[in-house]
Molecule: Glycine riboswitch aptamer
Organism: uncultured Nocardioides sp.
RNA sequence: CGUGCGGGAGAGUCGGGACUACCGGCGCCGAAGGGGCAAAUCCUCCCCGGAACCUCUCAGGCACCAGGACCGCACG
Numbered sequence: 001c002g003u004g005c006g007g008g009a010g011a012g013u014c015g016g017g018a019c020u021a022c023c024g025g026c027g028c029c030g031a032a033g034g035g036g037c038a039a040a041u042c043c044u045c046c047c048c049g050g051a052a053c054c055u056c057u058c059a060g061g062c063a064c065c066a067g068g069a070c071c072g073c074a075c076g
Base pairs, nucleotide, nucleotide: 001076002075003074004073005072006071007070012026013025014024015023016022027062028061029060033058034056035055036054041051042050043049
């Protein structure tokens, strides 16, 4: 780093609909990915710089399913 298994949060409502899907209005979530260090935090005595579960919400998501950072176990 990869694969398999297990655990794994958050956030809605109205209307339309051939009533599963999906579409639209307004609202919302952040833990795939992406952007940013502007704030705060960490790494440093400081500056510079860097980073993230910090921030932004582009993407994605807001019943289930799926996805899912991260953690554990096994294997390569």